[in-house]
């Protein structure tokens, strides 16, 4: 430099155009003489940027960050 795959909640991850779910973290309550363990909730999230679309995590274009390949 050129190809290609990934980016989604504090971690790992589901969601092939129509409410962004889920586990484990993290808070609060419950229960213990106390603590872990257990049970119930709350909070938090689609890498930017733009475009198609009645609607985009999903399709297109650029871009940034990572991985792999050739060179």
């Nucleotide at each position: 430099g050129c190809a290609u795959c990934a980016g989604u909640a504090g971690u790992u991850u589901a969601a092939u155009g129509g409410c962004a779910g889920a586990a484990c973290a993290u808070c609060a309550g419950c229960c213990u003489u106390c603590c872990a363990a257990g049970c119930u909730g709350u909070g938090g999230g689609u890498g930017a940027g733009g475009g198609u679309u009645c609607g985009a995590u999903u399709c297109c274009c650029u871009u940034c960050u990572g991985g792999u390949g050739c060179u």
A computed fold for a 71-nucleotide RNA from an uncultured Clostridia bacterium, annotated as transfer RNA. It matches the Rfam family "tRNA". The family's RNA type in Rfam is transfer RNA. Gene Ontology term of the family: triplet codon-amino acid adaptor activity. Its mean pLDDT, the model's own confidence on a scale to 100, is 82.